[in-house]
C1' cells in the first nucleotide's frame, strides 16, 4: 500500500443479507417485594443521537461515499 471482518446501553451481543418506522436481550445499576439479615428469586424503572461526517429515500442501525479505531490475510 491492497482485500476482508468488527464498532449498537456500563459489559457481552442480536437486529444489517431482504430499508418500514416505538432500537432489543442477558448481565450489571436503581426502587419495591420476599427474608430475622444477606445471597438467591420475583415485579418494575432508568440507561443508546447504532464509531464519526455526508448522500439517496416518504422513511436509514440497515443502502452509497468519505473518514476514525481494532483485528486477520496478502504484498
Nucleotide at each position: 500500500g491492497g482485500a476482508c471482518c468488527c464498532g449498537u446501553a456500563g459489559c457481552u451481543c442480536a437486529g444489517u443479507c431482504u430499508g418500514g418506522a416505538u432500537a432489543g436481550a442477558g448481565c450489571a445499576g436503581c426502587c419495591g417485594g420476599u427474608u430475622c439479615c444477606u445471597a438467591a428469586c420475583c415485579u418494575g424503572c432508568a440507561g443508546g443521537u447504532c464509531g464519526a461526517g455526508g448522500g439517496u429515500u416518504c422513511g436509514a442501525a440497515u443502502c452509497c461515499c468519505u473518514u476514525c479505531g481494532g483485528g486477520u490475510c496478502c504484498g
Molecule: transfer RNA
Organism: Candidatus Woesearchaeota archaeon